[in-house]
Context: one part of a larger RNA
RNA sequence: CCUUCGUUAAGGAACUCGGCAAAUUGACCCCGUAACUUAGGGAGAAGGGGUGCCCCGGUAGGGUGGACGGACUUGCUCCGUUAGCUCGAGGGGGCCGCAGCGAAAAGGCUCAGGCGACUGUUUAUUAAAAACACAGGUCUAUGCAAACUGGCAACAGGAAGUAUAUAGACUGACACGUGCCCAAUGCUGGUAAGUCAAGUGGAGGGGUUAGGACUUCGGUCCGAAGCUCUGAAAUCAAGCUCCAGUGAAUGGCGGCCGUAACUAUAACGGUCCUAAGGUAGCGAAGUUCCUUGUCGGGUAAGUUCCGACCUGCACGAAUCUUGUAACGACCUGAGCACUGUCUCAACGAAGGACUCG
Repeated sequence: CCUUCGUUAAGGAACUCGGCAAAUUGACCCCGUAACUUAGGGAGAAGGGGUGCCCCGGUAGGGUGGACGGACUUGCUCCGUUAGCUCGAGGGGGCCGCAGCGAAAAGGCUCAGGCGACUGUUUAUUAAAAACACAGGUCUAUGCAAACUGGCAACAGGAAGUAUAUAGACUGACACGUGCCCAAUGCUGGUAAGUCAAGUGGAGGGGUUAGGACUUCGGUCCGAAGCUCUGAAAUCAAGCUCCAGUGAAUGGCGGCCGUAACUAUAACGGUCCUAAGGUAGCGAAGUUCCUUGUCGGGUAAGUUCCGACCUGCACGAAUCUUGUAACGACCUGAGCACUGUCUCAACGAAGGACUCG
């Protein structure tokens, strides 16, 4: 010096990103216990007091009930007294120590805010959380040979179930609520018209040549049937176009100018655009750039924190809004207690390191 421990004057978080770590608290009995609340809780809230040994005395009292007595309804009955065994406060007196749950084991507490209701689950090996799940809510699909899923199929799961069921999606206890927009995208329904594939259809055209015509005898032209290639009109489903509906479907939810008896502001007016222009509630928020916004509180001093304001760069209603008792190895701020975290370090112990063997 390192690791793991023990103790420490005075101070007591001045340490530090942060009380991280350590310390405090701790058992049992008694007293006492707030806001809030879903009336269950909160609560071991908080905050106090007691605890050993000896004697009165194994006392008061309780449990059990062998024995005895009594009663009648004569019973595995009931009532009373009491032996033995057992549990055992409270009170009074006394004794000792620094200390009596004498060692060990055994909650620190409070206030305020955020998030998630809760118990639970998770990144085996850096993350336990505000993430996942959850009961509850809503929508959609599905009438049973169900929808859906696995499989080429047979078949199987769904289910030996049957819409109070099953599957999928979102939300996530509870309380109050959940606004406007169907133009776009999606889904559902409709189907007159437009578009539209293969197929059907076969007008027409091409190739080939029996034959015919012409010929300068080289060939040229026409050309049925068959075979073959091609192929117009017409017909033709879904889809798309189209018409409606639908937001707890994907999503979206404006700008400029003017105006009131100081100023400021604008209930009010004008205008442009839109499918509609953000309602309630909340708001510098886990969302606020400017920003350490401004005001108030807390501190001697507060970029954090709490309460307000609203100028919301860029909250907002089941990617739910706003609250909320209880709960949390969650996150944030404050306080009490406590402490070697620190001022500022010291001493001690064990094991290493180091030296010698």

Predicted 3D model of a 357-nucleotide part of an RNA (large-subunit ribosomal RNA, domain IV) from a Planctomycetota bacterium. The coordinates come from a structure-prediction model, not an experiment, and the mean pLDDT is 88. The organism belongs to Planctomycetota, within Bacteria. It matches the Rfam family "Bacterial large subunit ribosomal RNA". Its family is annotated with structural constituent of ribosome and ribosome in the Gene Ontology.